Small-subunit ribosomal RNA from an uncultured bacterium, 1534 nucleotides, folded computationally. The sequence is in RNAcentral, with records from ENA, Greengenes and SILVA. It matches the Rfam family "Bacterial small subunit ribosomal RNA". Rfam links the family to the GO terms structural constituent of ribosome and ribosome.

[in-house]
RNA sequence: AGAGUUUGAUCCUGGCUCAGGGCUAACGCUGGCGGCGUGUCUUAGACAUGCAAGUCGUACGGACCUACUUGAGCUUGCUUGGGUAGGUUAGUGGCGGACGGGUGAGUAACGCGUGGAUAAUCUACCUCUAGGAGUCGGACAACUCGGGGAAACCUGGGCUAAUACGACAUGAAGUCCGCGAACCGCAUGGCUCUUGGAUAAAAGAUGGCCUCUGCUUGCAAGCUAUCGCCUGGAGAUGAGUCCGCGUCCCAUUAGCUUGUUGGUGAGGUAAGAGCUCACCAAGGCUAUGAUAGGUAGCCGGCCUGAGAGGGUGAACGGCCACACUGGGACUGAGACACGGCCCAGACUCCUACGGGAGGCAGCAGUCUAGAAAUUUGCGCAAUGACCGAAAGGUUGACGCAGCGACGCCGCGUGGAGGAUGAAGGCCUUCGGGUUGUAAACUCCUGUUAGGAGGGACGAGGUCACUUUAGUCUAAUAAACUCGAGUGAUGACGGUACCUCCAGAGAAAGCUCCGGCUAACUCCGUGCCAGCAGCCGCGGUAACACGGAGGGAGCGAGCGUUGCCCGGAAUUACUGGGCGUAAAGGGGAUGUAGGCGGGCCUGUAAGUCGGAUGUGAAAUCUGCAAGCUCAACUUGCAGACUGUGUCCGAUACUACUGGUCUUGAGCACGGGAGAGGAGAGUGGAACUCCCAGUGUAGCGGUGGAAUGCGUAGAUAUUGGGAGGAACACCAGUGGCGAAGGCGGCUCUCUGGCCCGUUGCUGACGCUGAGGUCCGAAAGCUGGGGGAGCGAACAGGAUUAGAUACCCUGGUAGUCCCAGCCCUAAACGAUGGGCACUAGGUGUAGGUCCUUAAGGAUCUGUGCCGAAGCUAACGCAUUAAGUGCCCCGCCUGGGGAGUACGGUCGCAAGGCUGAAACUCAAAGGAAUUGACGGGGACCCGCACAAGCGGUGGAGGAUGUGGUUUAAUUCGAUGCGACGCGAAGAACCUUACCUGGGCUUGACAUGCUAGUGGUACUGAUCCGAAAGGUGAAGGAACUGCCUCUGGCAGUAGCUAGCACAGGUGCUGCAUGGCUGUCGUCAGCUCGUGCCGUGAGGUGUUGGGUUAAGUCCCGCAACGAGCGCAACCCUUGCCCUUAGUUGCCAGCAAGUCUUAGCGACGAUGGGCACUCUAAGGGGACUGCCGCUGAUAAGGCGGAGGAAGGUGGGGAUGACGUCAAGUCAUCAUGGUCCUUAUGUCCAGGGCUACACACGUCCUACAAUGGCCGACACAGCGGGUUGCUACAUCGCGAGAUGGAGCCAAUCCUCAAAGUCGGUCCCAGUUCGGAUUGCAGUCUGCAACUCGACUGCAUGAAGUCGGAAUCGCUAGUAAUCGCGGAUCAGCAUGCCGCGGUGAAUACGUUCCCGGGUCUUGUACACACCGCCCGUCAAGUCAUGGAAGCCGGCAAUACCCGAAGUCGCUGGCCUAACCCUGCUUGCAGGGAGGGAGGCGCCGAAGGUAAGGUCGGUGACUGGGACUAAGUCGUAACAAGGUAACC
Repeated sequence: AGAGUUUGAUCCUGGCUCAGGGCUAACGCUGGCGGCGUGUCUUAGACAUGCAAGUCGUACGGACCUACUUGAGCUUGCUUGGGUAGGUUAGUGGCGGACGGGUGAGUAACGCGUGGAUAAUCUACCUCUAGGAGUCGGACAACUCGGGGAAACCUGGGCUAAUACGACAUGAAGUCCGCGAACCGCAUGGCUCUUGGAUAAAAGAUGGCCUCUGCUUGCAAGCUAUCGCCUGGAGAUGAGUCCGCGUCCCAUUAGCUUGUUGGUGAGGUAAGAGCUCACCAAGGCUAUGAUAGGUAGCCGGCCUGAGAGGGUGAACGGCCACACUGGGACUGAGACACGGCCCAGACUCCUACGGGAGGCAGCAGUCUAGAAAUUUGCGCAAUGACCGAAAGGUUGACGCAGCGACGCCGCGUGGAGGAUGAAGGCCUUCGGGUUGUAAACUCCUGUUAGGAGGGACGAGGUCACUUUAGUCUAAUAAACUCGAGUGAUGACGGUACCUCCAGAGAAAGCUCCGGCUAACUCCGUGCCAGCAGCCGCGGUAACACGGAGGGAGCGAGCGUUGCCCGGAAUUACUGGGCGUAAAGGGGAUGUAGGCGGGCCUGUAAGUCGGAUGUGAAAUCUGCAAGCUCAACUUGCAGACUGUGUCCGAUACUACUGGUCUUGAGCACGGGAGAGGAGAGUGGAACUCCCAGUGUAGCGGUGGAAUGCGUAGAUAUUGGGAGGAACACCAGUGGCGAAGGCGGCUCUCUGGCCCGUUGCUGACGCUGAGGUCCGAAAGCUGGGGGAGCGAACAGGAUUAGAUACCCUGGUAGUCCCAGCCCUAAACGAUGGGCACUAGGUGUAGGUCCUUAAGGAUCUGUGCCGAAGCUAACGCAUUAAGUGCCCCGCCUGGGGAGUACGGUCGCAAGGCUGAAACUCAAAGGAAUUGACGGGGACCCGCACAAGCGGUGGAGGAUGUGGUUUAAUUCGAUGCGACGCGAAGAACCUUACCUGGGCUUGACAUGCUAGUGGUACUGAUCCGAAAGGUGAAGGAACUGCCUCUGGCAGUAGCUAGCACAGGUGCUGCAUGGCUGUCGUCAGCUCGUGCCGUGAGGUGUUGGGUUAAGUCCCGCAACGAGCGCAACCCUUGCCCUUAGUUGCCAGCAAGUCUUAGCGACGAUGGGCACUCUAAGGGGACUGCCGCUGAUAAGGCGGAGGAAGGUGGGGAUGACGUCAAGUCAUCAUGGUCCUUAUGUCCAGGGCUACACACGUCCUACAAUGGCCGACACAGCGGGUUGCUACAUCGCGAGAUGGAGCCAAUCCUCAAAGUCGGUCCCAGUUCGGAUUGCAGUCUGCAACUCGACUGCAUGAAGUCGGAAUCGCUAGUAAUCGCGGAUCAGCAUGCCGCGGUGAAUACGUUCCCGGGUCUUGUACACACCGCCCGUCAAGUCAUGGAAGCCGGCAAUACCCGAAGUCGCUGGCCUAACCCUGCUUGCAGGGAGGGAGGCGCCGAAGGUAAGGUCGGUGACUGGGACUAAGUCGUAACAAGGUAACC
């Protein structure tokens, strides 16, 4: 630091996803040790049990116990007294229970953070300081005697103490009031001093001592020390209150507020204040977001990030809030009080039913909830807290231990050597590779765990005793202070640590291996099972599923899930965008706001610098230090980016004052214009009405029909009426802000441009809200209505046609008034200002000037530079470069929908989500493909012709059907007389039946045999096969040699294996078809483009051709084309048998003449054969063309522009065909899917199709005669000839291994006959008789003869071939083959017609255009309906939560009032001297205000649910159509 994913590929936009780090985590698999941390995120749910706040006897009176002592009684060891010392402690009293500990429900707040204020305050204990502590009094607990109650507990009488309570005294430094003065501050004011008045205190306890005093000889009321008490002052600490700034989301929350805002007065508080009350005024807050709603404890910090930011608020620390829920006060220095009180409520428990008790969000623990979180442990030894004079006590704070891999850190599970690279596993091309130095084995080490022994630090302190010195004092008591010595005190814990012992012994897993992303093979599975973070894997060869082997990563862990940041510049401050990707508001005006020209002065708010305070500690960073290291801990420093105060600077911004003219505006003079509003007016056209002429049609369409017309239309003429719109001019011309504006005239009116001077003096730009304008359609009311024309009707079209086309036609279109407020309201481009090459049009001005001129301003177009852009493109009219302001965007769908609000008469507009769902949706450009787009060109493509097919009969192939089987394959062109160049058996793969099992066939091994191989009688059998009499070899070596032994070949048995026309042509090779013998397909280098890619290869010509020429950022090259090859056409040379015979000779035949005969001599002239040459190249001429390439014509020539024909098939396409030619991966069968045999089948037959044959006849059939080929084949063969047979053929048989023999063409020609008919056409079918092949012609061969004589009279829609030696027609040969051709492959004979031309059909090529296609139009794709699933809106209602309002009721309690009632202290009076009465004060009770919960009422808001209902999303193969993408077949869209 990036990567994957939209496409055939590309660039961009844009979302989704991944790699990183972090968790108070949980889950899965696994788990050795230790250290340090950490551990209910859910139910602020409910809690059993124990513990968590007590302490002080040196405050007090008792009670009890112990010891000693002293009395009394006497039962001489018991009871009961006194005293002393000690202990225990219920009660009174003091201090503490407001700290410590927990939790985060509430709280959007001065709650928190930060910085200030308090001149508006309090502060127990503590420290310092100044002073004081006098005299008295009355009670109440405990206790005791009664009463009530189940209990909790309550109650009456009586006694008593205090550091409890009360009264009086004293007193000012305090407070208040009054006068005065100095100083200070920030408005109120503060502080200090002088003075007068008023006002209010107290408590003792303990130890020691005898100097003073008193009693008296040790005590005290004395002294002294310590602790305590009271009144002030100061400090420290803690707390209260107030203020500036900061502190989440929603505007689909826009208005809120009546103690509300302020004042006066009073009350109240520690303290300011509407904090409270009375009265007065009517204010206060809010778009810089009030109010309402939702969510949330805040911070230091923590996580992440380069940072800025974003997220978070566990543990530790600070603050706040809360303590079952709600309310309330009391006490107190402090509380409205977690382990206090009162009341109300809910819940739980006890109960004798009358009443009571309780509050774990303390530590453990339980239940519940949940994916999920520990022991009902030890100890106060340490640190800290409370009490105490102290000893000490208490302390679930805390220190420790236990549990959990929950996290971080450290250590270990061994180290070295060890190759035959062991075995096993896995893979394999069978050679080997890998696991792998890994193991075994050898030599070592000794961490941890285990055993044994030793064994801490933490204990600086406190206490006790002894003691030095000091303070105090009358004092060598006592007490206190600083030291010294000794002793006691540890939960953890016999733990850390150390030593020894034995021994590699006890200690490795998890995830992943298609790409991203490090790591690959085999098997299984077969769109199944499954995987998956995204893209995506799986349908028989899965590196993606499952297993295995191997590998990669991390490691006592590893993965998964969830959440946060990052990557994401994907909310963009740093750091994004808006022409077409999402995004410019429809346009203007203007409020708030934001921004703003030149110069000067001042201020110093922003800004900058310095100083200083603060920014707690911890955390973080650096450097050190301590645990063996680290984690962890400690010290010092830095940092804490913030903020307060003071001082300074003044460039910029701001503010203040002044000034300027260039921005802006005004005046004046000219100018153009469909700018707006109103009134009037004109002609053409149209329709209607009237009249005339006139007659049968008009109209309309692709073609028609509906419609109109004999009641007179259309057409035409004249007259009239009406409404709407304004031809030509007219123009990327003009005007307007936009919408928009078009005959002419008048009136009113807005804006703009140009020119010249003058004036004002920044008056400016933009503009959230607001306001106004705003096409068409639509709405309301009233008019108007010619034409056009939604809806509607009819006619057509069509499968349908609720459309397109036609005939009609209502709203509407027009006017007036009022609404609506939207458009693809578009330049898809907000406004303003400035700057940045030009060229060329055009509109309106001005100037110089006259010219076809130039300059300038304002508009409006085109082309282009730089620059910008993803590209397209934009380019002084910017999409360039900058500044200012506004609007808007943040993946697609859901959806501009729902709900809410608001506007509207309505239609609807504006604002505007979510659930859910997808891995894309998009922009521009590229290459293809396609188009019922365009241009050019070619082809028997059409056209022009000739002949066919489709109809008949037959042959053959196929489909279908049938069958035991009808073996298999081929299936549009490019399957179908195809594989098959030969199915009676065989072939043969199929079926039925019968057999064989190392096999019909190959190789190897082992064993046997070798009287074995081989031949094979007999019997069973359809054969195969089984049985096996009898006969019976060959070879090598050795030996004891007429023989034996061991072997080879062979055979038998067995083992490896054979075999398979079984499957997969979608695993393949090879071969083939097809586009197509079409002219194309590419490469190198260069150039252009970000890139895909382009260029070249396009263009102008030309060609059969990417053939050639020219041009050109291309220059060259390759595969194709052409040529080279074969054949044919002309000539030459060579050669001359088996070919030939012109001439010569001979011979034979003969009508005895001609003549014929090439089996003769001879010759090679010719034909021919077969080898080599020549020839044709647009070479020559003319014309044409760019002078080129070439084209046209001509000459010569056997042949002329590729002479004809063939072979030859580019890159590729169709997963085209073939596993059944062959080969081959995988897979399946193995007494069978192999193999042998017999018989059957492939030959079936209601049908359908393809390809052919023969015909339908006279250009013919039949009969007779006569003539002319070429290619080929032949010894298991071709067969002359002869004979026989009507014939097929048979018999005999010459010749020929072939230019030698077999070898004969048929159409044709000549002659005859038939006479247009189902025939002398046609030959199917059938019967009979035969021939041939062959083991065998029944199923199922070919041929012959005789007889029979079907359909068929030229073929519907449609469709095929062919352009010259071609079509048509005629026969001949060959392969296969025993036999079997109408098929196939060849051969020659005879031998035409037509082509104007390229509009159309088909196919192809090139260029171009559109595209939403790329599996590429047999493409893509839309909507309804039907089915399933999911989320969601509406809905009569039903249910619940929350907050608030009004009223009712009104607990506890504070405050206020209160006749009567009760009442120790103080006061007064009286007397019986301890009582009575009165007063002050207090109490109970009562009343009042407020007041929680509760109730009632009407609403608000949020949520749940709801018959039914609305749309939406998704879901391999449902229905109907065809809307869109091509001109998508009616251009599309708003």